[in-house]
RNA sequence: GCGCCCUUCGUCUAUCGGUUAGGACCCCAGAUUUUCAAUCUGGUAAGAGGGGUUCGAUUCCCCUAGGGCGUG
Numbered sequence: 001g002c003g004c005c006c007u008u009c010g011u012c013u014a015u016c017g018g019u020u021a022g023g024a025c026c027c028c029a030g031a032u033u034u035u036c037a038a039u040c041u042g043g044u045a046a047g048a049g050g051g052g053u054u055c056g057a058u059u060c061c062c063c064u065a066g067g068g069c070g071u072g
Base pairs, nucleotide, nucleotide: 001071002070003069004068005067006066007065010025011024012023013022018055027043028042029041030040031039048064049063050062051061052060
């Protein structure tokens, strides 16, 4: 240089065109407890950037950025 794959809450991940993007851990608050831990309940938080297609895009297409694999 070329080809392929990946990028979603703080972390890991689900969601293969349609209502509010779901779950686990973490974190915060409350309950419980003499206190801590554990347990239970509730809550905060996400589509790499840009453009296109579409009535509608996390999803399909293109470019850019980052990461990985292969190849010369």
Description
Model confidence (mean pLDDT): 81 of 100. This is a predicted structure of a 72-nucleotide RNA (transfer RNA) from Caulobacter mirabilis. Taxonomically the source falls in Caulobacter (Bacteria, Pseudomonadati, Pseudomonadota, Alphaproteobacteria). It matches the Rfam family "tRNA". The family's RNA type in Rfam is transfer RNA. The sequence is in RNAcentral, with records from Rfam.